This is a predicted structure of a 77-nucleotide RNA (c-di-GMP-I riboswitch aptamer) from a soil metagenome. It matches the Rfam family "c-di-GMP-I riboswitch aptamer". Rfam's curators write: GEMM was predicted in a large-scale screen for bacterial structured RNA regulatory elements. Its family is annotated with cyclic-di-GMP binding in the Gene Ontology. Its mean pLDDT, the model's own confidence on a scale to 100, is 89.
RNA sequence: GAUAAUGGCAAACCCGACGUGAGCCGGGGACGCAAAGCCACGGGUCAGGCCGCCAGCCUGAUAGCCGGGCUACCGAA
Numbered sequence: 001g002a003u004a005a006u007g008g009c010a011a012a013c014c015c016g017a018c019g020u021g022a023g024c025c026g027g028g029g030a031c032g033c034a035a036a037g038c039c040a041c042g043g044g045u046c047a048g049g050c051c052g053c054c055a056g057c058c059u060g061a062u063a064g065c066c067g068g069g070c071u072a073c074c075g076a077a
Stems, first nucleotide, its partner, number of pairs: 001074001008033002013028004018023001031064001037070003041067003044062007
């Protein structure tokens, strides 16, 4: 990051399985993505729990919420 090229990933939804749950895994399926590859470090959001309530804390989830870190294909302006 282009009216380039080789390709890649896979939203919603459906089926199956796991989880208290957020959600995740496999298959189907494509909304999109130049890092939609990997990482939970900071923030946000979500779930479970503690607490009479607020506030706060703990555990977990989300990388396709944002920032950040690491790595990677191609090569026009």